Molecule: Guanidine-I riboswitch aptamer
Organism: Desulfofundulus salinus
RNA sequence: GGGAAGUGUACCUAGGGUUCCGCCCCGCUUGGGCGGGGGACUGGACCAAGCGGUACAGGCCGCCGGUGAAAAAUCGCGGCGGUUACACCGUGGGGAUAAAAGACCCGAGCGGA
Numbered sequence: 001g002g003g004a005a006g007u008g009u010a011c012c013u014a015g016g017g018u019u020c021c022g023c024c025c026c027g028c029u030u031g032g033g034c035g036g037g038g039g040a041c042u043g044g045a046c047c048a049a050g051c052g053g054u055a056c057a058g059g060c061c062g063c064c065g066g067u068g069a070a071a072a073a074u075c076g077c078g079g080c081g082g083u084u085a086c087a088c089c090g091u092g093g094g095g096a097u098a099a100a101a102g103a104c105c106c107g108a109g110c111g112g113a
Base pairs, nucleotide, nucleotide: 007057008056009055010054011053012052015047016046020044021043022041023038024037025036026035027034028033058084059083060082061081062080063079064078065077068075086107088112089111090110091109093105094104
């Protein structure tokens, strides 16, 4: 100086919108209800963090165990322990879903420390 890895799943939270349910408004209807509008409607349900949480799995390292006709090494298997780091602030573009987002592309670029 260059490159790779820095993982995945589930549940949840900050956050997010409005298909569905509920709620509110208007109209119609004897009634049960029907139609339209509203997320500057708490919610049910739904989506959801690279820089939020928990758990599990996976990766890597070390030690131990028993086994493969003796011994040693290696490999596969199991158990235990460790590790899986860092990530400030502001902003832009694209695409999905009904729609939006801190979801996805994407830890854009750029800027600050």